Overview
The RNA shown here (transfer RNA) has 72 nucleotides and comes from Candidatus Andersenbacteria bacterium RIFCSPHIGHO2_12_FULL_45_11b. It matches the Rfam family "tRNA". The family's RNA type in Rfam is transfer RNA. From the family's description: Transfer RNA (tRNA) molecules are approximately 80 nucleotides in length. RNAcentral holds the sequence, with entries from ENA. Model confidence (mean pLDDT): 81 of 100. NCBI's taxonomy places the organism under Bacteria, Bacteria candidate phyla, Candidatus Anderseniibacteriota.

RNA sequence: GGCCUCUUCGUCUAACGGCUAGGACAUAGCCUUCUCAAGGCUAAGAUAGGAGUUCGAUUCUCCUAGGGGCUG
Numbered sequence: 001g002g003c004c005u006c007u008u009c010g011u012c013u014a015a016c017g018g019c020u021a022g023g024a025c026a027u028a029g030c031c032u033u034c035u036c037a038a039g040g041c042u043a044a045g046a047u048a049g050g051a052g053u054u055c056g057a058u059u060c061u062c063c064u065a066g067g068g069g070c071u072g
Stems, first nucleotide, its partner, number of pairs: 001071007010025004018055001027043005048064005
């Protein structure tokens, strides 16, 4: 250099082109308790960046950045 692959809440992980982008752990608040832990309820929090296709993109295409793999 070429080819393939991955990038989603703090972490891990879902999501036929049409969802309020879901779940677990963690975090915060409340309840419970004399207190703590455990338990219950609730809340906040994410699509790597930019273009394109489409009525509509996390999903398809291209470019860029980063990680991984194969290879001249």